[in-house]
RNA sequence: CUGUGCUAGGCGGGGAACUAGCGGUGCCCUAUGCUCGCAAUCCGCUAUAGCGAGGCCGAACUCCCGAUCGAGGUCCCUCGUCUCCACGCACCGCUCUGCCAACUGGUGUUGAAGGUUGGGUCCUGCGCGGCAGGGUACUAUGAACCCCGUCAGGUCCGGAAGGAAGCAGCGGUAAAUAGAGCGCUCUGGGUGCCGCAGGGUCUCCUGGCCCGAGCCGGUUGACCGGGUAGGACGUGGGGGCAAGAUCGACAGAGGGUGCACGG
Numbered sequence: 001c002u003g004u005g006c007u008a009g010g011c012g013g014g015g016a017a018c019u020a021g022c023g024g025u026g027c028c029c030u031a032u033g034c035u036c037g038c039a040a041u042c043c044g045c046u047a048u049a050g051c052g053a054g055g056c057c058g059a060a061c062u063c064c065c066g067a068u069c070g071a072g073g074u075c076c077c078u079c080g081u082c083u084c085c086a087c088g089c090a091c092c093g094c095u096c097u098g099c100c101a102a103c104u105g106g107u108g109u110u111g112a113a114g115g116u117u118g119g120g121u122c123c124u125g126c127g128c129g130g131c132a133g134g135g136u137a138c139u140a141u142g143a144a145c146c147c148c149g150u151c152a153g154g155u156c157c158g159g160a161a162g163g164a165a166g167c168a169g170c171g172g173u174a175a176a177u178a179g180a181g182c183g184c185u186c187u188g189g190g191u192g193c194c195g196c197a198g199g200g201u202c203u204c205c206u207g208g209c210c211c212g213a214g215c216c217g218g219u220u221g222a223c224c225g226g227g228u229a230g231g232a233c234g235u236g237g238g239g240g241c242a243a244g245a246u247c248g249a250c251a252g253a254g255g256g257u258g259c260a261c262g263g
Stems, first nucleotide, its partner, number of pairs: 001263006009057003012030004020046005034054005063256003068251001072247004080241009092231001095227004100221008114210007122199006128192002131188006138179004147172004155164003
C1' cells in the first nucleotide's frame, strides 16, 4: 500500500404541548433516511431514560466532534411601527351659516319691496271624455241521427179513396267560431292645458287696486356667534409587522476514531 473477516456505531432530526423527567404514538417544520407489535379517558422507561422481536450497512462520501450558515416554531409585562373599530373633543385644520365692510353685476318711475284682493299650483267628491279589458247587439259560418219547418224517393195502414211515421236534399237556428269598428253596458288607472262643487292657503307663479324707491346676487376680508366629528387630537379595545429572548432541521471548512489474518 492492498485483500478478506469482525466489532464500536449507523439505519433520520427538530418544535410546541403533555410529563417529576426521558422517549414514543398524535399535531407542526424539515426531508424521503429498515420491518413487525404496544400506545393520549395514553404506551414504555429512569439522567446509561422507549420496551420486545427481526433485517441491512459497517472504520469511512456513510461513524463522532464541529467554526460558520440558518428553514421553522415558541415567548413577547415592556419599547417601536402600521392598520381597523368604538367613544370623546368645536383647542387646531376643513366646511356651512348669522352680523359688518369693501369691490362688483343684474333689475326697477314702461313702477322696486310691501299691503290688500282674486286666480292657479295642493286635497276631496261628482261629472264628461279618452285608453285598456269584459259582456251584449249586428253580419257570416255552423247539427248524418239524439233541434225546427218542408219533406222527393222508399216504407207502413187501407179493397179503394185517403192517411201515418220519416231518411236524404233544401231553408232556418243552438252551443261555438270568426269579422268589423260607428251602437249599448260593466270594470279599472301614475288617464286629461276638461267642467262643477267643497276644502285649504306654508311655498311658488300670476291679475287688479293702494303706496312710492329700492330689490336680488357674486367675490374677498375682520371680530364675535351658531352648526358640522369626514382630517388632526385624546382614551380604550382588536389585528399585523419589526426589535429582543429562546429552541433549532438541512448544509458544513476543519479535526478525530478500532481489531484480527493474509499478500

Predicted 3D model of a 263-nucleotide RNA (Bacterial large signal recognition particle RNA) from a Chloroflexota bacterium. The sequence was found by an Rfam model in a public genome assembly. Model confidence (mean pLDDT): 79 of 100. It matches the Rfam family "Bacterial large signal recognition particle RNA". It is annotated as a non-coding RNA gene.